This is a predicted complex of two RNAs, RNase P RNA and transfer RNA, with 484 nucleotides together.
């Protein structure tokens, strides 16, 4: 200097004028409010997507490491919690820095595995090699006058058999590679590798190393059902709570037997000592929401509460609403995520929603121009109960560490 | 703001992980004098996009984009 990895930063600046808003202090006024002045704050790293964790608030809840569903998965750690992150372990990629992996279990069971292809999970023999057979066909030494017989042979064909090397299918073919071996042939036998089982050493652990056994028996797919081990109640701030204003408590449907009470037993408070109030147990004894018809059960009517649906009003005001797992420096502890301890700051917050415009000067790009200059553009998007992650989207442009090449010293 | 569902022919809609399909619509051809109705054929697909798991994805995981539904309060 060229090509690359990795990590963090930043996301136009300044300055004047004019506006929007929120909160605080002053003054004014036709004073639950409006207006004016002065002082302050007012977008983001992803404010988005709404994938996860939680906080916070209502519902539900007899009890449960239980059933279901739902997720999550390699090991240890870190966090208020996580599918987050640290840092290791294993497997693939790349010369390398350095990246990428839902990475538990296929000897717990179902179950798939098209099409090709002989054959796809306790599997096969299509071509193929090889052996026999003399069953054909050809060839043929030789006899025979001929017809014919005929030992052999055969790169044909069949028929019994052997084999799984080799060709061919396939995403995958029941261990590879090499040797010996063999009628040809194979874990048949022997090295190594893979693969399982033991033993031993290391390491918290995942897993790494050594050794010894077994001749191979054991394909693949769980982001297919499952098993296993851990997490999970539901719903969301339009969640809720307080106040005010309107309407018609109209109309169906369904519940009010996990209850209430008398009384007993314990126990606490109080007390004027008679006695009064509450908890928790027990509950065999009584009612069976109340009330009417009806003699009683059944039943039916009217009211009362509850809960869903319809259907009726309103479209106000107040809280939740920002002091938090908070920001920033410093210091310790830890490889690191991350934690501990000081010291300073108070930082947007609502209504269909405020964060803008204009003009100079200066910074980047583009583009015209010999030039002087001129003209255009400024990434991706924009809170809305918060808070911790993942993702996804981003013009430029800056800063730090490594790596490979190549060239000088 | 939260909180679900959907995306396959031009329309409506099916579709165990191995072939992309049905009805309507379009086109040519027979019927008819001519049209319709009816018959026989035919075209016509980035499964909404992109990655991943598989041998193999319309399906099945994740993202990303359109597009449709639902919600407040009072008595």
């Nucleotide at each position: 200097c060229c090509a690359g990895g990795c990590g963090g930063c930043u996301g136009g600046g300044c300055g004047a004028c004019c506006g929007c808003u929120g909160u605080g202090g002053c003054c004014g006024c036709u004073c639950u409010g409006c207006g004016g002045c002065c002082a302050u704050g007012g977008a983001g790293g992803a404010a988005a997507g709404u994938c996860c964790g939680g906080g916070c608030u209502c519902c539900a809840c007899g009890g449960g490491a239980a059933g279901a569903c739902g997720g999550u998965g390699c090991c240890g750690g870190c966090u208020a919690a996580c599918g987050g992150c640290c840092g290791g372990c294993g497997g693939g990629g790349g010369c390398g820095a350095c990246c990428c992996c839902a990475g538990g279990g296929a000897c717990a069971g179902u179950g798939c595995c098209a099409c090709a292809g002989a054959g796809a999970a306790g599997a096969a023999a299509c071509c193929g090699c090889c052996c026999g057979u003399c069953c054909g066909g050809c060839c043929g030494a030789g006899g025979g006058a001929a017809a014919c017989c005929g030992a052999g042979g055969u790169u044909c064909g069949g028929c019994g058999g052997g084999c799984a090397a080799g060709g061919g299918u396939g995403a995958a073919a029941c261990g590879g590679u090499g040797g010996g071996g063999u009628a040809a042939g194979a874990g048949c036998c022997c090295a190594c590798c893979g693969c399982g089982c033991c033993c031993c050493c290391g390491g918290c652990g995942a897993c790494g190393g050594g050794g010894g056994c077994g001749g191979c028996a054991c394909g693949g797919c769980a982001a297919a059902c499952c098993c296993c081990a851990c997490c999970g109640g539901g719903a969301g701030c339009a969640a809720g709570g307080c106040c005010g204003a309107a309407u018609a408590g109209g109309g169906g449907c369904g519940g009010u037997c996990g209850g209430c009470g008398a009384g007993g037993a314990u126990u606490c408070c109080u007390u004027u000592c008679g006695g009064g109030g509450g908890g928790u147990c027990c509950g065999g004894c009584g009612c069976a929401g109340g009330g009417g018809c009806a003699u009683c059960c059944c039943g039916c009517c009217c009211c009362a509460c509850c809960g869903c649906c319809c259907g009726g009003g309103u479209u106000g005001g107040c809280c939740g609403c920002g002091u938090g797992a908070a920001a920033c420096c410093c210091c310790c502890g830890g490889u690191a995520a991350c934690g501990g301890g000081g010291g300073u700051u108070c930082c947007a917050g609502a209504g269909g929603a405020a964060u803008g415009g204009u003009c100079g000067c200066c910074c980047g790009g583009u583009c015209c121009g010999a030039a002087g200059g001129g003209a255009c553009c400024g990434a991706c998007a924009g809170a809305a109960c918060c808070c911790g992650g993942c993702u996804u989207a981003c013009a430029g442009g800056c800063c730090g560490c490594c790596u490979g090449g190549c060239a000088c010293c | 703001g939260g909180g679900c569902g959907c995306a396959u022919a031009g329309c409506u809609c099916a579709g165990c992980g191995g072939g992309a399909g049905a009805g309507c619509a379009c086109c040519a051809c027979c019927u008819u004098g001519a049209c319709a109705c009816g018959g026989u054929g035919g075209g016509g697909g980035u499964c909404a996009c992109a990655g991943g798991u598989u041998c193999a994805a319309u399906c099945c995981c994740u993202g990303u984009u359109g597009c449709g539904c639902c919600c407040a309060c009072c008595a």
Its mean pLDDT, the model's own confidence on a scale to 100, is 78.
Rfam match: Bacterial RNase P class A. By type it is a ribozyme.